[in-house]
RNA sequence: GGCGAUAAAGGCAAACCCGUCGAAAGACGGGGGCGCAAAGCCAAGGCUCCCUCGUGGGAGGGAGGGCCAGGUUGCCGAAC
Numbered sequence: 001g002g003c004g005a006u007a008a009a010g011g012c013a014a015a016c017c018c019g020u021c022g023a024a025a026g027a028c029g030g031g032g033g034c035g036c037a038a039a040g041c042c043a044a045g046g047c048u049c050c051c052u053c054g055u056g057g058g059a060g061g062g063a064g065g066g067c068c069a070g071g072u073u074g075c076c077g078a079a080c
Base pairs, nucleotide, nucleotide: 002080003077004076011036012035016031017030018029019028020027021026034066040072041071042070045068046067047064048063049062050061051060052059053058
């Protein structure tokens, strides 16, 4: 350095419930804890979702980083 334990310390927080915001997708706060070795940060390339327009191919606007790739920084140290 690769790699990633039924390791240790710490961290994050799905569904669901409550509140607020939004037309919606969804976001934020609290509870919760399914999971996560980058589920830290950046970033909308692919993909997914919502809305509008269009007969349609599609176009425009919005949302998602815990769907897949990418960039960057980083804790720990068994086995190999």

The prediction has a mean pLDDT of 87. This is a predicted structure of an 80-nucleotide RNA (c-di-GMP-I-GGC riboswitch aptamer). It was read from a public genome assembly, where an Rfam model found it. Its Rfam family is "c-di-GMP-I-GGC riboswitch aptamer". Gene Ontology term of the family: cyclic-di-GMP binding.